[in-house]
Molecule: transfer RNA
Organism: uncultured Bacteroidales bacterium
RNA sequence: CGCGGAGUGGAGCAGAGGUAGCUCGCCAGGCUCAUAACCUGGAGGUCAUGGGUUCGAAUCCUGUCUCCGCAA
Numbered sequence: 001c002g003c004g005g006a007g008u009g010g011a012g013c014a015g016a017g018g019u020a021g022c023u024c025g026c027c028a029g030g031c032u033c034a035u036a037a038c039c040u041g042g043a044g045g046u047c048a049u050g051g052g053u054u055c056g057a058a059u060c061c062u063g064u065c066u067c068c069g070c071a072a
Stems, first nucleotide, its partner, number of pairs: 002070006010024004018055001026042005048064005
C1' cells in the first nucleotide's frame, strides 16, 4: 500500500430514512433496626469527525482519524 469489520450516555450493546433505546452502573425516594436484594423516579449521549443526498440521516454516499482482523 490492498481487502474486510468496528467507532452510539460511565461500561457492555441494540437501533437498516421519521422525536435515540436496553442491561449494568450512578443519584434520589420507598421498603428495612441497618446493609444488600427488591420497588419507583431521575440525571447523563454534538451517534468518531468534515462534506454530500433527502422535506427529514445514527441509518444512504464520500473524505479523514482511531482500533481489530486478513493478505502481502